[in-house]
Predicted 3D model of RNase P RNA and transfer RNA as a complex of 442 nucleotides. It holds a member of the Rfam family "Bacterial RNase P class A". Rfam links the family to the GO terms ribonuclease P activity, dimeric ribonuclease P complex and tRNA processing. The family's RNA type in Rfam is ribozyme. The prediction has a mean pLDDT of 75.
RNA sequence: ACUACAAACCGUGCUAUCGUCUCUCAGUUUUAUGGGGGAAGGAAAGUCCGGACAGCACAGAGCAACACACCACCUAACGGGUGGGGCCCGGCUUGCCGGGUACAGCGAGUGCCACAGAAAAUAACCGCCUCACUGCAAAGCGGGGUAAGGGUGAAAAUGUGGGGUAAGAGCCCACGGUAUAGGCAGGUAACUGUUUGUGCGGGUAAACCUUGUGUGCUGAAAUGCCAUGUAUACGGUCGUUUGAGGGCUGCUCGCCCGAUGACCGAGGGUAGGCAGAUACAGUUGACGUGUGAGCGUCAUCGCAGAUAAAUGAUAGCAAUCCCCGGCUUCGGCAGGGGAGACAGAAUCCGGCUUACAGGUUUGUAGUUUUU
RNA sequence: UGCCUAAUAGUAUAAGGGUAGUACAUCAGAUUUUGGUUCUGACUGUCUUGGUUCGAAUCCAGGUUGGGCAA
Numbered sequence: 001a002c003u004a005c006a007a008a009c010c011g012u013g014c015u016a017u018c019g020u021c022u023c024u025c026a027g028u029u030u031u032a033u034g035g036g037g038g039a040a041g042g043a044a045a046g047u048c049c050g051g052a053c054a055g056c057a058c059a060g061a062g063c064a065a066c067a068c069a070c071c072a073c074c075u076a077a078c079g080g081g082u083g084g085g086g087c088c089c090g091g092c093u094u095g096c097c098g099g100g101u102a103c104a105g106c107g108a109g110u111g112c113c114a115c116a117g118a119a120a121a122u123a124a125c126c127g128c129c130u131c132a133c134u135g136c137a138a139a140g141c142g143g144g145g146u147a148a149g150g151g152u153g154a155a156a157a158u159g160u161g162g163g164g165u166a167a168g169a170g171c172c173c174a175c176g177g178u179a180u181a182g183g184c185a186g187g188u189a190a191c192u193g194u195u196u197g198u199g200c201g202g203g204u205a206a207a208c209c210u211u212g213u214g215u216g217c218u219g220a221a222a223u224g225c226c227a228u229g230u231a232u233a234c235g236g237u238c239g240u241u242u243g244a245g246g247g248c249u250g251c252u253c254g255c256c257c258g259a260u261g262a263c264c265g266a267g268g269g270u271a272g273g274c275a276g277a278u279a280c281a282g283u284u285g286a287c288g289u290g291u292g293a294g295c296g297u298c299a300u301c302g303c304a305g306a307u308a309a310a311u312g313a314u315a316g317c318a319a320u321c322c323c324c325g326g327c328u329u330c331g332g333c334a335g336g337g338g339a340g341a342c343a344g345a346a347u348c349c350g351g352c353u354u355a356c357a358g359g360u361u362u363g364u365a366g367u368u369u370u371u
Numbered sequence: 372u373g374c375c376u377a378a379u380a381g382u383a384u385a386a387g388g389g390u391a392g393u394a395c396a397u398c399a400g401a402u403u404u405u406g407g408u409u410c411u412g413a414c415u416g417u418c419u420u421g422g423u424u425c426g427a428a429u430c431c432a433g434g435u436u437g438g439g440c441a442a
Stems, first nucleotide, its partner, number of pairs: 001367010012318007020039007041342001045353002048351005053219004060253004065215005070084005085103001086101007104210002109208002111204003125150002127146005133140002158176006177200010223275004234265005245257003280302001282301001284299006320339005326333002372441007381395004389425001397413005418434005
């Protein structure tokens, strides 16, 4: 210098003309018109989590359903984040570095484990040993013992060595592996180290399930208010304290409301506005504190608010990148042509996930050149 | 704005975690003088990317596309 990967940040600027939404001032009966201010994002997206806020009349109990699952911390909260622990993978300098991790329980129960294989979980098919019988013998047949050997498979009964035995076997012993209980040491804890005892017949919970913790439901078309209009009419069913029906809440119980009633049919009317709604878990900066996510103090700023939905287009200049041929003192120079992504607020906020032309910075690895 | 749901061959539709079928269509052959009918055979697929598992159409997560509902 180039390439690849990861993380963080940026993601065109200025001027002119025309145009859009909104606030404000002037003007106007109301419009029209004119001046001034403001106008998308890092993801505004997907709507995947969590909250704020609002309503349901949130008394209560049980069952169900759903979510989460190593520890500590951050946070309004979270399935998010930070730091640590365990496990897995890769590298080498072999105890460090880098990356990943949906990481409670199959030592509760049930289910499943295709094909192959004797057997897929109360392992005897072959083999080994033994006893009885038959047989001259070889062997055969029946009973029993045995998981050392065999091959199959993704997975085969704790590995190696020794003792032991009729043959074998954690049957016993030593060194390991692993699970669990206790002690000691370190750590807030997960956990780690060490020691003692006990045990070791698989996997699967992103299978049912068990354990622990948590969750009331519905979402801005929530909800409150104003205005306009009509049919408190018609037909049917049920009901009025012996209760129809309802309480947006999975089911049951319970509780509450309930008569100018509820539901169905066929019709009539309206389909406008305001609030919610843009000031805050806010922006930027400094300092302090913490390993960090963050937290605290002070200063500063006011930064879209539409309701069929605005923020755009054209031209020029500048910057960046690419292509073309030319000049060159090999550093560059002038000229012509072209490119600019993903995407667009809709109640608000914190995250996660996904998309993204091009550029900058940092780190790691590789290649080449020079020293 | 909010919510629900689905995706399997060209089309329709099956499949308890264990070889992805069936029908029609398409193509080739046979039968026929030829075409059709009929018979035989072939081709073609789990929306996509990861993960769990020995093994995924199926289970889980992200994405894509379609359909539907709410005054």